[in-house]
């Protein structure tokens, strides 16, 4: 210069400005309602209206996959059943999250990845292929030492054949064929035997632990799947803010209690209608439930900055902010200038090239750097609904960094 691994930031329809708006909260005006003193005002409520301050979306508010909190309701203590989680330490309120560390694979390295407990408790599986898939198997193949058969003989024995059989090396099937490489050995083969790899047991060292080192023994003795049943060790009670608490209407029904009239016909009195008269009209009292209100509700395992402890996750300690909170549920629409990005033109720089009349000089010119210049149908995913801690999925014109590996060049 190239190529690449890991990690953190920042912007994110951003700044200002106008015009209409939506939405919490305070305050004030005008309006209604009770009350009180009393003919006007003075308190308390109320919800449409109007005006003023003020506050109003996310890094994921998302998916509701995991764990809490906080409410309820269940629960002596044990077991079974069912979900779950699984290599060791550590953090944390707590997790299946985090963060060091081991062991495997993968990559030259930086690094990524890995449900990583047990397959000698049992029970299943192991498709296609292929001769054989689990106390395995001759389909090609080797071998013919032994027995068979044919031939030759100098009778010792020798040659063929591959019918019995022997063999797990070699090919071939397959993810997977019963350790691997080599030497010896053998008729041929074969842990038959030896070496060294690997493996299993047993001790010994380190290490807090997963697990490493070494040493000794054993020729090797049970292939692979527990994201199959299943065993071990460990966790786990159940719904969920529509959670739960207060308030509390009009009808209508319910209980009590008084109860003989009680409405209506414009004030009063006849008359007259309708209701009742112990199966009870009407007033009054009480309680349960709907409608509705109000709490819960946002000051919290909270943010930001600064020091200490610590490899980190994290955790003490100090300052300091206050940052939607309402309801199917606002946070928004146009304009104008300015940010940002791209691509085009200009202007500058400009390794190296290539020409020339070579102490120089001219041409085009990747890249890189500006701009007051012109275009962009360029600014993504998305939308709070008790509230945290995770993870996991979406997403951009994007900008800035800091650590580290490889390869190349030059000094």
């Nucleotide at each position: 210069g190239g190529a690449g691994c890991g990690u953190g930031c920042g912007a994110g329809u951003g700044a200002g400005g106008g015009u209409c708006g939506c939405u919490g909260g305070c305050g004030g005006a005008g309006c209604g309602g009770a009350u009180c003193c009393c003919a006007g005002g003075a308190u308390c409520c109320g919800g449409a209206u109007c005006c003023g301050c003020u506050g109003g979306a996310g890094g994921a508010a998302a998916g509701u996959c995991c764990g809490a909190g906080c409410u309820c309701c269940a629960c002596a203590g044990g077991g079974c059943a069912g979900g779950g989680u699984g290599c060791c330490g550590g953090g944390u309120a707590a997790c299946g999250c985090c963060c060091g560390g081991g062991c495997g694979c993968c990559g030259c390295a930086a690094g990524g990845c890995g449900a990583c407990g047990g397959a000698a408790a049992g029970u299943g599986c192991c498709g296609c292929a292929g001769a054989g898939a689990g106390c395995a198997g001759a389909c090609c193949g080797c071998c013919g030492a032994u027995g068979g058969c044919u031939c030759c003989u100098u009778c010792g024995g020798g040659a063929g054949c591959a019918c019995a059989g022997g063999c797990a090396a070699g090919g071939g099937u397959g993810a997977a064929a019963g350790g691997g490489u080599g030497c010896g050995g053998u008729a041929a083969g074969a842990g038959c035997g030896c070496a060294c790899c690997g493996g299993g047991c047993c001790g010994c060292u380190g290490g807090a632990g997963a697990c490493a080192g070494g040493g000794g023994u054993c020729g090797c003795a049970u292939g692979g799947c527990a994201a199959a049943c299943c065993c071990c060790a460990c966790c786990c009670g159940g719904a969920g803010c529509a959670a739960g608490g207060c308030c509390g209407a009009a009808u209508a029904g319910g209980g009590g209690a008084c109860g003989a009239g009680g409405c209506g016909u414009a004030g009063c009195c006849c008359g007259c209608g309708c209701c009742a008269c112990u199966c009870g009209a009407g007033u009054c009292c009480c309680g349960g439930g709907u409608a509705g209100g109000c709490c819960g509700c946002u000051a919290g395992a909270g943010g930001c900055c600064c020091g200490c402890a610590g490899c980190a996750a994290u955790g003490c300690g100090g300052g300091u902010c206050c940052c939607a909170g309402a309801g199917a549920a606002a946070u928004g629409a146009c304009c104008c200038u300015c940010c940002c990005c791209c691509g085009c033109u200009c202007g500058g720089u400009g390794c190296g090239g290539c020409g020339c009349g070579c102490u120089g000089c001219g041409c085009a010119g990747a890249g890189c750097c500006g701009a007051u210049g012109c275009g962009g149908c360029g600014g993504a995913c998305a939308g709070a609904a008790c509230u945290c801690g995770g993870c996991u999925u979406a997403u951009u014109c994007c900008g800035c960094g800091c650590g580290c590996u490889c390869c190349u060049c030059a000094a």
Record summary:
This is a predicted structure of a 411-nucleotide RNA (Bacterial RNase P class A) from a Longimicrobiales bacterium. NCBI's taxonomy places the organism under Bacteria, Pseudomonadati, Gemmatimonadota, Longimicrobiia, Longimicrobiales. It matches the Rfam family "Bacterial RNase P class A". It is annotated as a ribozyme. The RNAcentral record of the sequence draws on ENA. Model confidence (mean pLDDT): 76 of 100. It is recorded under the gene name rnpB.